[in-house]
Context: one part of a larger RNA
Molecule: large-subunit ribosomal RNA, domain V
Organism: Candidatus Magasanikbacteria bacterium GW2011_GWA2_42_32
RNA sequence: CCCGUGGUUAGACGAAAAGACCCCGUGAAGCUUUACUACAACUUGGUAUUGGAUUAAAAAUUUCUAUGUUCAGUGUAGGUGGGAGCGCCAUAGCAAUAUGGUGCGCCGAUGAGACACCACCCUUAGGUAUUUUUAAUUCUAACCACCCUUAGUUAUCCUAGGGGAGGGACAGUAUCUGGUGGGUAGUUUGACUGGGGCGGUGGCCUCCUAAAAUGUAACGGAGGCGUUUACAAAGGUAAGCUUAGCUCCAAUGGAAACGGAGCUGGACGUGUAAUGGCACAAGCUUGCUUUACUGCAAGUCCUACAAGACGCGCAGUCCCGAAAGGGGAACAUAGUGAUCCGACGAUCCAAUAUAGGAUGGUCGAAGCUCAACGAAUAAAAGCUACUCCGGGGAUAACAGGCUGAUCAGGUCCAAGAGUCCAUAUCGACGACCUGGUUUGGCACCUCGAUGUCGGCUCAUCGCAUCCUGGGGGUGAAGAAGCUCCCAAUGGUUUGGCUGUUCGCCAAUUAAAGCGGUACGCGAGCUGGGUUCAGAACGUCGCGAGACAGCGGUCUCCUAUCUACCACGGG
Numbered sequence: 001c002c003c004g005u006g007g008u009u010a011g012a013c014g015a016a017a018a019g020a021c022c023c024c025g026u027g028a029a030g031c032u033u034u035a036c037u038a039c040a041a042c043u044u045g046g047u048a049u050u051g052g053a054u055u056a057a058a059a060a061u062u063u064c065u066a067u068g069u070u071c072a073g074u075g076u077a078g079g080u081g082g083g084a085g086c087g088c089c090a091u092a093g094c095a096a097u098a099u100g101g102u103g104c105g106c107c108g109a110u111g112a113g114a115c116a117c118c119a120c121c122c123u124u125a126g127g128u129a130u131u132u133u134u135a136a137u138u139c140u141a142a143c144c145a146c147c148c149u150u151a152g153u154u155a156u157c158c159u160a161g162g163g164g165a166g167g168g169a170c171a172g173u174a175u176c177u178g179g180u181g182g183g184u185a186g187u188u189u190g191a192c193u194g195g196g197g198c199g200g201u202g203g204c205c206u207c208c209u210a211a212a213a214u215g216u217a218a219c220g221g222a223g224g225c226g227u228u229u230a231c232a233a234a235g236g237u238a239a240g241c242u243u244a245g246c247u248c249c250a251a252u253g254g255a256a257a258c259g260g261a262g263c264u265g266g267a268c269g270u271g272u273a274a275u276g277g278c279a280c281a282a283g284c285u286u287g288c289u290u291u292a293c294u295g296c297a298a299g300u301c302c303u304a305c306a307a308g309a310c311g312c313g314c315a316g317u318c319c320c321g322a323a324a325g326g327g328g329a330a331c332a333u334a335g336u337g338a339u340c341c342g343a344c345g346a347u348c349c350a351a352u353a354u355a356g357g358a359u360g361g362u363c364g365a366a367g368c369u370c371a372a373c374g375a376a377u378a379a380a381a382g383c384u385a386c387u388c389c390g391g392g393g394a395u396a397a398c399a400g401g402c403u404g405a406u407c408a409g410g411u412c413c414a415a416g417a418g419u420c421c422a423u424a425u426c427g428a429c430g431a432c433c434u435g436g437u438u439u440g441g442c443a444c445c446u447c448g449a450u451g452u453c454g455g456c457u458c459a460u461c462g463c464a465u466c467c468u469g470g471g472g473g474u475g476a477a478g479a480a481g482c483u484c485c486c487a488a489u490g491g492u493u494u495g496g497c498u499g500u501u502c503g504c505c506a507a508u509u510a511a512a513g514c515g516g517u518a519c520g521c522g523a524g525c526u527g528g529g530u531u532c533a534g535a536a537c538g539u540c541g542c543g544a545g546a547c548a549g550c551g552g553u554c555u556c557c558u559a560u561c562u563a564c565c566a567c568g569g570g
Base pairs, nucleotide, nucleotide: 001570002569003568004567005566006565007564008563010562011561012560022392023391024390025389027388028387029384030383031382032381035187036186037185038184039183041180042179043178045176046175047174048173049172051139052138053137054136055135056134057133058132059131060130061129063127064126065125066124068122078121079120080119081118082117085104086103087102088101089100090099091098092097143167144166146164147163148162149161150160151159152158191201192200199219203225204224205223206222207221208220226373227271228330229329235289236288237287238286239285240284241283243267244264245263246262247261248260249259269278270277272335274333275332276331293316294315295314296313299310300309301308305374318327319326320325341367344364345363346362347361349360350359399446400444401442402441403440405439407435408434409433410432411431412430416426417425453528454526455525456524458520459517460516461515462514463513466491467490469486470485471484472483473482474481493507494506495505496504497503537549538547539546540545
């Protein structure tokens, strides 16, 4: 060096199981409820099955009777029309009729309008009859139970027939309708996010970041908006004017009122945040006004689209101005919402044989904190540790990596403490390093799995040394200390409590070191803790359930290679 046998498990991010934790999916399921929407169930009322009678009340109609007061006028004039006669009694007469008496009317008066008589009605009240409704009571024949009996039939069922008794137009059933309704079902419960959740945000405008065109991100830094103004404007036009601050002067008068002069030059003002503008004005004042118009539109800006922005010029009709001209809102940039749907106004449009027009079209304007603001629906919250599926190291928890704020150690400066004296010892305010043991930040390997605390066993390394060894200083008399330098060969205890690491306590010791090694070591052990399924307590939640709150119960693989140990052979 090669080969073999027997062992040990440190590694092969060993094997096994498309990670159960975490996140994602416009995935699933189970459960909950004051999520949404349905359905069962329960309940309300109408109608049908469903009929008779009485009483009461109300309404409608029929019929009869009554009813109606301005003044004037006999007087209690309901309205309109016709109208010159009408009613009663007596006598004669068969009767028609005639005569007489009597009461009214016509006439006349009054008044807007004159009931003798007739017709049709009105107001109000009462009675009669009919119908309807409501309420109550009652009947029996529908309907519902019970008992006896006959038959099917041999049957304590059922069906049909007969009889009896009870209830009874109710109940029950059907349909329509209002309510209740996790009893049941189908679903929803969004996004961004230095993991997710909690918090915050989401559309539009202004500035910075933005790197001197435009544009430009972040859970970067600051602020605003969801409007306001109309006939005495904050719009149009014509004409005119200059604000603000400072200095000086001037009665009451002062720091500030109004007047005058000068200087600065836009600082004032502009409805409203910021930025950019603005002086013969875009600011302020006055006069007249409504262009805060209709139909169009060359050409541009912006831009994925959809949107958004500016506008020469033409026609019509107006306003202001002497005119030239200006005017299609506002100094500009925010003040907002697509489509569908139904409703509204207009319309020389269509309109199912034709006429009409139900409806539709076209034009106009309105109805959304559709604010998750390019708006999934008219309409929607939660739990899952009983969970499941598809994925992700695109994304968290362990470990590693980078970093080193924090942490540990050191160096520099030296105010001060140390009676005096900065540096025996300690060292503020600060400066600069080292390490990679803490808590973190980042999310780079691993989610088709890198098993997680502590203990046991077995260790190995660093030195910033606990002991033992060698030295310097001392505020070292000696002894005992304090501090610094060198030094890692060796050593570094046993118990009680706690799952504990840690820590406290007890007794020792020369000493009872600090760290790294996947917080060394579970294909070596354990399984007390954390971290599945069961159950209980406290708290939270309406609830399903939840809790770095608490207490009790669980599980481990046959060694192929490398490595190491022992033995044997060549």